SAM riboswitch aptamer (S box leader) from Mucilaginibacter sp., 111 nucleotides, folded computationally. The organism belongs to Mucilaginibacter, within Bacteria.

RNA sequence: UACUUAUCCAGAAAGACCGAGGGAAAAGGCCCUGUGACGUCUUGGCAACCUAUAUGUUAUAAAAGAUAAAAGGUGCCAAAUCCUGCUUCCUGAAAGGAAGAGAGAUAAGGG
Repeated sequence: UACUUAUCCAGAAAGACCGAGGGAAAAGGCCCUGUGACGUCUUGGCAACCUAUAUGUUAUAAAAGAUAAAAGGUGCCAAAUCCUGCUUCCUGAAAGGAAGAGAGAUAAGGG
């Protein structure tokens, strides 16, 4: 870093430092922010993708699925990925809604 698969309306913040912007991306909206955001560090937590353990179910087994827990690898801890943007449909238009695409994030693979 191409590519593949899965998930993305749940959940979880205090302290210290810093000092002006931040919420990925054109644009629009709406928010957060000198009562210190964003970021960094420490501590704490959430979650259950991988892993480990335990117990059931199908099964010869492999494997798949379920529940619990949290030692480990990641991840995450404002707002749905903050919302929209592109296509289709509800419907002829607007508004609104639904489905999908695209982009992104994370995990597990992977050349």
Model confidence (mean pLDDT): 75 of 100.